[in-house]
RNA sequence: GCCCUCGUAGUUCAAUGGACAGAACAAUUCCGUCCUAAGGAAAAAAUGGGAGUUCGAUUCUCUCCGAGGGCA
Numbered sequence: 001g002c003c004c005u006c007g008u009a010g011u012u013c014a015a016u017g018g019a020c021a022g023a024a025c026a027a028u029u030c031c032g033u034c035c036u037a038a039g040g041a042a043a044a045a046a047u048g049g050g051a052g053u054u055c056g057a058u059u060c061u062c063u064c065c066g067a068g069g070g071c072a
């Protein structure tokens, strides 16, 4: 330099054009207990940036940024 894959809560992963983007674990608060713990409940938290297509984009297209891999 060229090509491919990927980027979603704090972490690990879902969601292949449709309405409020879900789950597990972690953390927080409450219950629980003499105190911890186990267990239960609640609330919060995310689509890498920008542009485009579309009635509608996490999803499709372009570009940039970042991570990984292959070739030279």
Stems, first nucleotide, its partner, number of pairs: 001071007010025004018055001028042004048064005

This is a predicted structure of a 72-nucleotide RNA (transfer RNA) from a Candidatus Liptonbacteria bacterium. The source organism's lineage runs through Bacteria, Bacteria candidate phyla and Candidatus Liptoniibacteriota. The coordinates come from a structure-prediction model, not an experiment, and the mean pLDDT is 81. The sequence was found in a public genome assembly. Rfam family: tRNA. From the family's description: Transfer RNA (tRNA) molecules are approximately 80 nucleotides in length.